[in-house]
Molecule: transfer RNA
Organism: Alligator mississippiensis
RNA sequence: GGUUCUGUGGUGUAAUGGCCAGCACCCUGGACUCUGAAUCCAGUAAUCCGAGUUCAAGUCUCAGCAGGACCU
Numbered sequence: 001g002g003u004u005c006u007g008u009g010g011u012g013u014a015a016u017g018g019c020c021a022g023c024a025c026c027c028u029g030g031a032c033u034c035u036g037a038a039u040c041c042a043g044u045a046a047u048c049c050g051a052g053u054u055c056a057a058g059u060c061u062c063a064g065c066a067g068g069a070c071c072u
Base pairs, nucleotide, nucleotide: 001071002070003069004068005067006066007065010025011024012023013022018055027043028042029041030040031039048064050062051061052060
C1' cells in the first nucleotide's frame, strides 16, 4: 500500500428500515435486617465522526477515524 471484518451506557450483549435503542452485570437511592450479606423495588447512563438515500437510518450507500485478520 491492497482486500476484508468489527465499532452501541463503566463492562458484556441484543435490536426485519417503524425506536421514546432492550437485557444482564456495575453504579445510585429505597425496602427488608440489630449490622452486614442475600433478596426485592425504583432510577441514571450509550449507537466512533461526517455526508447521502428515505416519510423514517443503530441498520442501507459513500468518505474518514480506530482496532483485528489476510496479502504485498